Context: one part of a larger RNA
RNA sequence: GAACGAACGCUGGCGGCGCGUUUUAAGCAUGCAAGUCGGACGGUAUAAAGAGCUUCGGUUCUUUAGAGAGUGGCGGACGGGUGAGUAACACGUAGGUGAUCUACCUCUGGAUGGGGGAUAGCCCAUGGAAACAUGGGGUAAUACCGCAUGAAGCCUGUAUCUUUCGGGGUAUGGGUUAAAGGUGCAAUUGUGCUGUCUGGAGAUGAGCCUGCGGCCCAUUAGUUAGUUGGCAGGGUAAGAGCCUACCAAGGCGAUGAUGGGUAGCCGGCCUGAGAGGGCGCACGGUCACACUGGGACUGAGACACGGCCCAGACUCCUACGGGAGGCAGCAGCUAAGAAUCUUCCGCAAUGGGCGCAAGCCUGACGGAGCGACGCCGCGUGGACGAAGAAGGCCGAAAGGUUGUAAAGUUCUUUUGCAGGUGAAGAAUAAGGUAGGGAGUGGAACGCCCUGCUGAUGACGUUAGCCUGCGAAUAAGCCCCGGCCAAUUACGUGCCAGCAGCCGCGGUAACACGUAUGGGGCGAGCGUUGUUC
Numbered sequence: 001g002a003a004c005g006a007a008c009g010c011u012g013g014c015g016g017c018g019c020g021u022u023u024u025a026a027g028c029a030u031g032c033a034a035g036u037c038g039g040a041c042g043g044u045a046u047a048a049a050g051a052g053c054u055u056c057g058g059u060u061c062u063u064u065a066g067a068g069a070g071u072g073g074c075g076g077a078c079g080g081g082u083g084a085g086u087a088a089c090a091c092g093u094a095g096g097u098g099a100u101c102u103a104c105c106u107c108u109g110g111a112u113g114g115g116g117g118a119u120a121g122c123c124c125a126u127g128g129a130a131a132c133a134u135g136g137g138g139u140a141a142u143a144c145c146g147c148a149u150g151a152a153g154c155c156u157g158u159a160u161c162u163u164u165c166g167g168g169g170u171a172u173g174g175g176u177u178a179a180a181g182g183u184g185c186a187a188u189u190g191u192g193c194u195g196u197c198u199g200g201a202g203a204u205g206a207g208c209c210u211g212c213g214g215c216c217c218a219u220u221a222g223u224u225a226g227u228u229g230g231c232a233g234g235g236u237a238a239g240a241g242c243c244u245a246c247c248a249a250g251g252c253g254a255u256g257a258u259g260g261g262u263a264g265c266c267g268g269c270c271u272g273a274g275a276g277g278g279c280g281c282a283c284g285g286u287c288a289c290a291c292u293g294g295g296a297c298u299g300a301g302a303c304a305c306g307g308c309c310c311a312g313a314c315u316c317c318u319a320c321g322g323g324a325g326g327c328a329g330c331a332g333c334u335a336a337g338a339a340u341c342u343u344c345c346g347c348a349a350u351g352g353g354c355g356c357a358a359g360c361c362u363g364a365c366g367g368a369g370c371g372a373c374g375c376c377g378c379g380u381g382g383a384c385g386a387a388g389a390a391g392g393c394c395g396a397a398a399g400g401u402u403g404u405a406a407a408g409u410u411c412u413u414u415u416g417c418a419g420g421u422g423a424a425g426a427a428u429a430a431g432g433u434a435g436g437g438a439g440u441g442g443a444a445c446g447c448c449c450u451g452c453u454g455a456u457g458a459c460g461u462u463a464g465c466c467u468g469c470g471a472a473u474a475a476g477c478c479c480c481g482g483c484c485a486a487u488u489a490c491g492u493g494c495c496a497g498c499a500g501c502c503g504c505g506g507u508a509a510c511a512c513g514u515a516u517g518g519g520g521c522g523a524g525c526g527u528u529g530u531u532c
Base pairs, nucleotide, nucleotide: 001532002531003530004529006528007527008526009525010524013378014377015376016375017374018373019371020370021336026334027333028332030331031330032329035074036073037072040071041070046065047064048063049062050061051060052059053058081289082288083287091213092212093211094210095209096208097207100206101205105202106201107200108199109198110197111196112195113147115145116144122137123136124135125134126133127132153176154175155174156173157172158171159170160169161168162167181194182193183192184191185190215261216260217259222252223251224250227249228248229247230246232244233243234242264286265285266284267283268279269278270277271276291312292311293310294309295308314325315324316323317322342368344367345366346365350364351362352361353360354359381411382410383409384408391402392401393400394399416469417468418467419466420465421464425459431453432452433451434450435449436448437447476521477520478519479518480517481502482501483500488515489514490513491512497504498503
């Protein structure tokens, strides 16, 4: 000199864009943060209308509408948070997978036949303070289970071509494995959309393996028994001591093993002419974690932040028998600390989940609020104005200086206040309408393409613009001995104090304190801390 996720002191007008618990991966009241589908299913409470009965209180049946709860599907493995652990194929980079998986999506084949038994909801009853649990009866499905059919799939045999040897192709045997419906149009046959099953290919995502690279300590020198390799078996989507039995005795190490300490890694950020040094906050990629430790279940995918089980610590409820919980999601609270925000608005946009859709959900996100925390921009007025006014300070005085500075005259209105006007962020969806197309039908609905039309704004009293008013609403902080730009007077008297270094202060202190004047920066200025 530059920089900062800064803090502290004094001061503080506005706007834009960013950033905001670096400490205790400490504990958390409250609300919200993951739902959705009635076009998978049974169907109730309830409401309305009509009819029957009536002791006029009601009750039964039919039709229509219809929650909540439940079965079922998809999603809760994404999105959001944090950096504890981790020195490791965790990350970066370059590769391998002939050793693998991949829901939804896209393209392309084939199929979707016929049956069965349950179970929640519901009704009845029981136990319990609650959380919840149990028994009996009975019901549905795209829930569950057989049967049939079935090969391009899988296992296996043979022949053959090819190959990077668990790959690809062809032919031919044996064995084995499927399915579910819903809804529209038409009207007895049919036809469309969507779903389901089974193949092939792609896309996307993921698993595993390898070369190389990036911390400190040798005052850590030896280390290792599933250890290193083999054979057999198991296991996985998949290679492998991944696991087990047996056999061998290997494996790593001064090119630093092992141990200890520290730490998420990277794109990047800061500094520097560069080389290098330091850092990894925000944003993006990736990994790990979700009170602590362990475990599996479900699933295409988890060993799962707002799922389950066990153990532990802590907190809460309890009728003492037993139960409930997990903010490192968004706000917010307590504690800690030098220190870090609103218990805000909205799904209008972008994106995500579900749904044919309408739509619902979304503390992701879009916005607003607080904080000079940072960067950038603007303003606090402009011109004229000398009897160089008054006052202050200095000087014995003359006078000098503050200083065109003020006053005064005139102008402007950024900003401010008041009023008015007013974009863009909205694309189009459902639907409507017009035209065209593919294909099939007896036709219609539908499918594809194009044009027109067609609702929706949290921000928001928005930005911008116009009118009116009036210099009006707006300047401080540090320094002045040298380094280092800028001085005089008074007070003090090695005191009080200053200080980054050198050093000032003991009676004329340019160094302390105050004032005048000056210098620097400016909505900031200084100090402290840290890095280069």